[in-house]
């Protein structure tokens, strides 16, 4: 990080710090915020993308697919990506460079 695949109506919060706006962008809406919101840092949890065990089906092969785990790699924890409508929108893993 330009193409590429998947997947975003489940599901998970307290404690410490900061001090004014946040919920990507735009317009309308609506919702969090000084009883401290967004961030930021510790724990905790949640979930099952990648990952591991066993078994079953498959297949020319861990090829693909289902049960089941979370000890690692990420992630995520108002409200569907908050809603609608725009746009070459945007986030996240895997996969590659």
């Nucleotide at each position: 990080c330009a193409a590429c695949c998947a997947u975003c109506c489940a599901g998970a919060g307290c404690g410490g710090c900061c001090g004014a706006g946040a919920g990507a962008u735009c317009u309308g809406g609506c919702u969090c915020g000084a009883u401290g919101a967004c961030g930021c840092c510790g724990c905790a949890g949640c979930a099952a993308c990648c990952c591991c065990u066993c078994c079953c089906c498959u297949u020319a092969a861990u090829u693909g697919g289902g049960c089941g785990g979370u000890a690692g790699g990420u992630g995520c924890u108002c409200a569907c990506g908050c809603c609608a409508g725009a746009a070459c929108c945007g986030a996240u893993g895997g996969a590659g460079a």

This is a predicted structure of a 97-nucleotide RNA (SAM riboswitch aptamer (S box leader)) from Arthrobacter sp. The organism belongs to Arthrobacter, within Bacteria. RNAcentral holds the sequence, with entries from Ribocentre. The model forms 93% of the base pairs in the Rfam consensus.